[in-house]
RNA sequence: AUUAUACUUCGGGGCAAGGUGAAAUUCCUUACCGGCGGUAUAGUCCGCGAGUCGGCUGAGGCUGACAGAUCAGGUGCGAUUCCUGAACCGACAGUAACGUGCGAGAGCACGAAGUCUGGAUGAGAGAAGUGAAAA
Numbered sequence: 001a002u003u004a005u006a007c008u009u010c011g012g013g014g015c016a017a018g019g020u021g022a023a024a025u026u027c028c029u030u031a032c033c034g035g036c037g038g039u040a041u042a043g044u045c046c047g048c049g050a051g052u053c054g055g056c057u058g059a060g061g062c063u064g065a066c067a068g069a070u071c072a073g074g075u076g077c078g079a080u081u082c083c084u085g086a087a088c089c090g091a092c093a094g095u096a097a098c099g100u101g102c103g104a105g106a107g108c109a110c111g112a113a114g115u116c117u118g119g120a121u122g123a124g125a126g127a128a129g130u131g132a133a134a135a
Base pairs, nucleotide, nucleotide: 005131006130007129008128009127010126017029018028019027031115032114033090034089035048036047037046038045043088044087051066052065053064054063055062056061070086071085072084073083074082092118093117094116098111099110100109101108102107
C1' cells in the first nucleotide's frame, strides 16, 4: 500500500433592512442560502441522497412513477465548474392579508413560504478514523 472484515465519529444552509396592516420572516421593495461522488474548483453537466404516491416482501429491503434550474464573453491543452456580466431554480404537511374560478350578494372552492413551524435529538449519499487477522 491492497483485499476482505468489525467498529467509532462526522455528515444542509438561508428574509438582515424597510413598506402596508389589527394581524405577514407567507404580500410588496430588497436581502440571503446552496447536501454527496465524478469531472479544471459545479445549486443549474453526469450520477447519488433526501421528499411524495404506488407495487412486491414475514421483515430487512427491493422496485416503478412523480418532483428543479444557465447563458454570453474571457483565460487555458482542457472549465455549462475559474474570472467578468446577466439570469434561473428550490420535496412533503401546517399556517395565509395573495392568486384563480364560481356566485346577484353574503360567501364558497381550489392553489399559494427555498428562508417560519413540523415529521427530524430522524434518515442519508458519503467523509474521516480505529482495532484485529491473512497475503

Model confidence (mean pLDDT): 81 of 100. The RNA shown here (FMN riboswitch aptamer (RFN element)) has 135 nucleotides. Its Rfam family is "FMN riboswitch aptamer (RFN element)". Rfam links the family to the GO term FMN binding.